[in-house]
RNA sequence: GUCUAAAUAGCUCAGUGGUUAGAGCAAAAGAUUGAAAAUCUUUGGGUCAGUGGUUCAAACCCACUUUUAGACA
Numbered sequence: 001g002u003c004u005a006a007a008u009a010g011c012u013c014a015g016u017g018g019u020u021a022g023a024g025c026a027a028a029a030g031a032u033u034g035a036a037a038a039u040c041u042u043u044g045g046g047u048c049a050g051u052g053g054u055u056c057a058a059a060c061c062c063a064c065u066u067u068u069a070g071a072c073a
Base pairs, nucleotide, nucleotide: 001072002071003070004069005068006067007066010025011024012023013022018056027043028042029041030040031039049065050064051063052062053061
C1' cells in the first nucleotide's frame, strides 16, 4: 500500500428495517443465615465508534472518517 472482518452496559456477547435496545457475569439494595457463603428478588448502568445519506421508520442498508484484528505484498 491492497483486501477482509469488527466497534452495542464496567467485561463477554445477542439483536438480519417496525411498537420501551436485551442476556450472562460484575456492582448496589433487600430476603434468607447466629454470622458468612450459596440461593432468590429488585435496582442502577447505553450519544448502538463518528459524520452524512436512503427510508414513513435505521443499532440494522449505503458512503466517508477513526480505531482494532487478520491476510497478501
Model confidence (mean pLDDT): 82 of 100. This is a predicted structure of a 73-nucleotide RNA (transfer RNA) from Pyropia haitanensis. RNAcentral holds the sequence, with entries from ENA. Its Rfam family is "tRNA". The family's RNA type in Rfam is transfer RNA. NCBI's taxonomy places the organism under Eukaryota, Rhodophyta, Bangiales, Bangiaceae, Pyropia. The same sequence occurs in records of 2 taxa.